[in-house]
A computed fold for a 358-nucleotide part of an RNA from Didymosphenia geminata, annotated as small-subunit ribosomal RNA, central domain.
The RNAcentral record of the full RNA draws on ENA and SILVA.

Context: one part of a larger RNA
RNA sequence: CUGGGCGUAAAGUGUCCGUAGACUGUAAAGUAAGUUAUCUGUUAAAUUUUAAAGCCUAACUUUAAAUCAGCUUUUAAUACUGCUUUACUUGAGUUUUAUACAGAAGAGUAGAAUUUUAUAUGAAAGGGUAAAAUCUAAACAUAUAUAAAGGAAUACCAUUAGCGAAGGCGACUCUUUGGUAAAAACUGACGUUAAGGGACGAAAGUGUGGGGAGCAAACAGGAUUAGAUACCCUGGUAGUCCACACCGUAAAUACUGAGUGCUGUAAUUUAAUGUAAGCUAUAAAAAGCAUUAUUUAGAUUUUUAAGCUAACGCUAUAAGCACUCCGCCUGAGAAGUAUGAUCGCAAGAUUGGAACUC
Numbered sequence: 001c002u003g004g005g006c007g008u009a010a011a012g013u014g015u016c017c018g019u020a021g022a023c024u025g026u027a028a029a030g031u032a033a034g035u036u037a038u039c040u041g042u043u044a045a046a047u048u049u050u051a052a053a054g055c056c057u058a059a060c061u062u063u064a065a066a067u068c069a070g071c072u073u074u075u076a077a078u079a080c081u082g083c084u085u086u087a088c089u090u091g092a093g094u095u096u097u098a099u100a101c102a103g104a105a106g107a108g109u110a111g112a113a114u115u116u117u118a119u120a121u122g123a124a125a126g127g128g129u130a131a132a133a134u135c136u137a138a139a140c141a142u143a144u145a146u147a148a149a150g151g152a153a154u155a156c157c158a159u160u161a162g163c164g165a166a167g168g169c170g171a172c173u174c175u176u177u178g179g180u181a182a183a184a185a186c187u188g189a190c191g192u193u194a195a196g197g198g199a200c201g202a203a204a205g206u207g208u209g210g211g212g213a214g215c216a217a218a219c220a221g222g223a224u225u226a227g228a229u230a231c232c233c234u235g236g237u238a239g240u241c242c243a244c245a246c247c248g249u250a251a252a253u254a255c256u257g258a259g260u261g262c263u264g265u266a267a268u269u270u271a272a273u274g275u276a277a278g279c280u281a282u283a284a285a286a287a288g289c290a291u292u293a294u295u296u297a298g299a300u301u302u303u304u305a306a307g308c309u310a311a312c313g314c315u316a317u318a319a320g321c322a323c324u325c326c327g328c329c330u331g332a333g334a335a336g337u338a339u340g341a342u343c344g345c346a347a348g349a350u351u352g353g354a355a356c357u358c
Base pairs, nucleotide, nucleotide: 004329005328006327007312008311012326014200015199016198017197021193022192023191025088026087027086028085029084030083031082033081034080035077036076037075041071042070043069048066049065050064051063052062053061054060091190092187093186094185095184096183097182103177104176105175106174107173108172109171110154115149116148117147118146119145120144121143125136126135162169163168205246206245207244208243209242210241214240215239219235220234221233222232257325258324259323260322261321262320264304266302267301269299270298272296274294275293276292277291278289279288280287307314308313331358332357333356340351341350342349343348
């Protein structure tokens, strides 16, 4: 150096975009850089290998010959790769039409509930627990009715459903906006992956300014207990919410990187297209409606053959059969620590050892 791996044993970056690089559809012509063959020179000798010979043999020595490989010269070959030119449509993309959707941002609106305040009625308990107590209440509570304020979250619908790259997204209306699937036309390889790089990125946390109903780290009290810095109860501040700016991490999980092609069978759900049948409508059609059957393509879920797997299991959404590119792993601990560097207001994050022990 090659050979092995990454669902659960060590190992897939949290996700996407994208630069260099790597790889790259079909057909034809040219070229001959890579490639292949041939020829020339060179790569000192010793060494190495082969065949002989010489010391009694061996080591050793001598003679002759040779391979491999590198660079180089000449002449050819043209399948593959490269380069140049031309063409193609199946990969990829653009435009148009239509459907579905908690996709995103902004603005506005609504109803139920909790809490608080005011007024009225009313009367002595309320609350809480396994049981209690702290706590609230004659300064009139709890309860009931009416009115008001304010913040946060949107019951049912609701789902193995849907959308999004992931994080994630759930009241209603409007505005702006992203993506997806099908058909036709057009462009004509414009593609895949992606080191560095950039953007997004739950919760908690940080900064400044608002907001603060409920909940609730910390904290206080009451219980429990041998103790109780807890579990239970009464309170309660940061926080949770909004705007702007940081942080950049999660069991960021499907513990399964992205893309392409191929591989026997069965079932479910969702949206759309075409066909056939039905209903409404009509002079007849077009059109509309909702259901059934069937076909195609995308997404979601389940079962299974072959195959794979250490087994569990996976199985067209592969962990099967292949190809392209990236990331990562190499005994356990020390340790995701020390040190340095970069980033950050900080918390800390990223990168990341060794001694030593077994």